C1' cells in the first nucleotide's frame, strides 16, 4: 500500500441483509423476599449508534471520505 471483519449504554453484544419504535444481558440505585446477607423476583437508571459530508419526507441501516482495532496479502 491492497483486501476482509469490526467500532451501538459503564461492560459483553443483538439490530444493518430489505431505511421509519434504539434494544437484551451484566452493572448500578431502590423495593420485595430473609433474623441478616447471597441467590431469586420487580421497578428504575442509562446512548453525539467512531467522525465528517451526501442522498432522502425520514439514516445505526444506503453512498463517499477519514480515524481506530483485529486478521490476511505484498
Nucleotide at each position: 500500500g491492497c483486501c476482509g471483519c469490526g467500532g451501538u449504554a459503564a461492560c459483553u453484544c443483538a439490530g444493518u441483509c430489505c431505511g421509519g419504535g434504539a434494544g437484551a444481558g451484566u452493572g448500578c440505585a431502590c423495593g420485595g423476599c430473609u433474623g441478616a446477607a447471597g441467590a431469586c423476583c420487580g421497578u428504575g437508571u442509562g446512548g453525539u449508534c467512531g467522525c465528517c459530508g451526501g442522498u432522502u419526507c425520514a439514516a445505526u441501516u444506503c453512498c463517499g471520505g477519514c480515524c481506530c482495532g483485529c486478521g490476511g496479502c505484498a
This is a predicted structure of a 74-nucleotide RNA (transfer RNA) from a Thermoplasmata archaeon. The sequence is in RNAcentral, with records from ENA. The organism belongs to Thermoplasmata, within Archaea. Its Rfam family is "tRNA". Gene Ontology term of the family: triplet codon-amino acid adaptor activity. Rfam classes the family as a transfer RNA. The prediction has a mean pLDDT of 84.